[in-house]
Molecule: RNase P RNA; transfer RNA
Organism: Nocardioides pollutisoli
RNA sequence: UGGGCUGGCCGGGCGACCGCGUCGCCGUCUUCGGACGGCGCCGAGGAAGGUCCGGGCUCCACAGAGCGAGGUGGUGGGUAACACCCACCCGGGGUGACCCGCGGGACAGUGCCACAGAGAACAGACCGCCACUGCCGGCAACGGGAGCGGUAAGGGUGAAACGGUGGAGUAAGAGACCACCAGCGGCCGGGGUGACCCGGUCGGAUCGGCAAACCCCACCUGGAGCAAGAUCAAGAAGGCUCGUGCUUGCACGGGUCGCGCGCACGUUCGAGGGCUGCUCGCCCGAGUGCGCGGGUAGAUCGCUGGAGGGUGUCGGCAACGGCACCCGUAGAUGGAUGGUCGCCACGCUUCGGCGUACAGAACCCGGCCUACAGGCCAGCCCGUCCG
RNA sequence: GCGGAUGUAGCUCAGCUGGUAGAGCGCGACCUUCCCAAGGUCGAUGUCGCGAGUUCGAAUCUCGUCAUCCGCUCCA
Numbered sequence: 001u002g003g004g005c006u007g008g009c010c011g012g013g014c015g016a017c018c019g020c021g022u023c024g025c026c027g028u029c030u031u032c033g034g035a036c037g038g039c040g041c042c043g044a045g046g047a048a049g050g051u052c053c054g055g056g057c058u059c060c061a062c063a064g065a066g067c068g069a070g071g072u073g074g075u076g077g078g079u080a081a082c083a084c085c086c087a088c089c090c091g092g093g094g095u096g097a098c099c100c101g102c103g104g105g106a107c108a109g110u111g112c113c114a115c116a117g118a119g120a121a122c123a124g125a126c127c128g129c130c131a132c133u134g135c136c137g138g139c140a141a142c143g144g145g146a147g148c149g150g151u152a153a154g155g156g157u158g159a160a161a162c163g164g165u166g167g168a169g170u171a172a173g174a175g176a177c178c179a180c181c182a183g184c185g186g187c188c189g190g191g192g193u194g195a196c197c198c199g200g201u202c203g204g205a206u207c208g209g210c211a212a213a214c215c216c217c218a219c220c221u222g223g224a225g226c227a228a229g230a231u232c233a234a235g236a237a238g239g240c241u242c243g244u245g246c247u248u249g250c251a252c253g254g255g256u257c258g259c260g261c262g263c264a265c266g267u268u269c270g271a272g273g274g275c276u277g278c279u280c281g282c283c284c285g286a287g288u289g290c291g292c293g294g295g296u297a298g299a300u301c302g303c304u305g306g307a308g309g310g311u312g313u314c315g316g317c318a319a320c321g322g323c324a325c326c327c328g329u330a331g332a333u334g335g336a337u338g339g340u341c342g343c344c345a346c347g348c349u350u351c352g353g354c355g356u357a358c359a360g361a362a363c364c365c366g367g368c369c370u371a372c373a374g375g376c377c378a379g380c381c382c383g384u385c386c387g
Numbered sequence: 388g389c390g391g392a393u394g395u396a397g398c399u400c401a402g403c404u405g406g407u408a409g410a411g412c413g414c415g416a417c418c419u420u421c422c423c424a425a426g427g428u429c430g431a432u433g434u435c436g437c438g439a440g441u442u443c444g445a446a447u448c449u450c451g452u453c454a455u456c457c458g459c460u461c462c463a
Stems, first nucleotide, its partner, number of pairs: 001383010012344007020043002023040007045358001049369002052367005057225004064280004069221005074088005089103001090101004104216002109214002111210003126155002128151003132147002135144003163181005182206001184203008229301004238257009259293007272284004294462002297460001308327008345356004388459007397412004406443001414430005436452005
């Protein structure tokens, strides 16, 4: 100096004015529920997103047994937990830094491998090669063609054709035989917590691929979800009741219970429901299911202080954990977090100006994935040049 | 917010135990008719929503992503 790899961070800044939301304080009004006004503090993210996993929390009987269903899948560790993270192993890619891998089992069984090709799974004679027997041509060597056999060394088809090299052997050939190599399996020794690695020895000639096909093995999983759930209020067709009035079954006023109607099933010989797929077993149980209509679109809690963040130190390769100190910062509910101006930063510019990525909380966390203008920092690799 | 489903010709749908995609309506050309309709013959249809992966091979299997649709409040 050119190119590249990995990790981390920021993601407009400052000031003024106006506006919105929660909370606190003060004031005024009040039908005591609250309303309005003023002041003050605080007020979106690295992904708040997709809702793909895992938990907390809440309710269902704190959830039983068997079957089923779903998920995970190298090893060790981290964690509340995970399909996440860290480290390592194995395989693949790259000159390298480094990257990628849904990475158990195909001698438990079933299934599939289209087209092409002779043959597609304990295979296969199409071409070729070779022996034998006839025929034809030729003086002969030999050539052509037929039949019957042998042959997996060569060609060809295919994604895939049942190890490789050499020797010996043969009519030609072949793990049919031998040596070495590769691969498989068993045993032994060494290293490692382990996946696995290194070395030795023996064996039999060497049985594709697909499990993101069914399946087998090991492990894990109860279901629903803040519209969970709890409390209160209001309202509706009406029922019951009190008071008054009288025309004695109606009107008015008050209180209280509370959606109403129809059909079906059912009240211990038990409908239905729960253990959320099925069966058994257990429990609750007087209402339940379906249809047609009616009313309300309210308040409070849950609600944000938590597996919280930062700094230092110790342990650990790391993820992470222990200890000490410090910090405190949205809680809305048709849903606040915005706008204008000035200066600066960056980008575009027709030099007048214009624009500021992706995107916006909704019970809360840990991850994954996806989107993202622009910028900063650190480490490492390859090349070139100079000394 | 939570739960679930679907994307295939212009439209409505098949095909989903992997082997190169069809049906009906519609469209175009021709025949038939004096002309039209109906009828008959032939034909064009397509990134299988998009992107990766597994596999020899993906509409189909797996993952990610995009779009569309449906259901879920209280009196209960």